[in-house]
């Protein structure tokens, strides 16, 4: 250069057009002499970014960026 796949909480990752979730992790409280676990609660998102399509987009459909991998 030319084809593919991804971007969604601090991490890892679900979510196939109708209010955005979960493991961990983080803060409380409970419990324990004390720590750890266990259990309750609780914060914490511009769903990469511009557009279009829809009554409505994390979803569809174009650019764009960034990472990854095939391939010349």
């Nucleotide at each position: 250069g030319g084809g593919u796949a991804u971007a969604u909480a601090g991490c890892u990752c679900a979510g196939u057009g109708g209010u955005a979730g979960a493991g961990u992790g983080c803060g409380u409280g409970c419990u324990u002499u004390g720590c750890a676990c266990a259990c309750a609660c609780g914060a914490g998102g511009u769903c990469c970014u511009g557009g279009g399509u829809u009554c409505a987009a994390u979803c569809c459909c174009c650019a764009g960026u960034g990472u990854a991998u095939c391939u010349c």
Transfer RNA from Vicugna pacos, 72 nucleotides, folded computationally.
The RNAcentral record of the sequence draws on Rfam.
The coordinates come from a structure-prediction model, not an experiment, and the mean pLDDT is 83.
Its Rfam family is "tRNA". Gene Ontology term of the family: triplet codon-amino acid adaptor activity.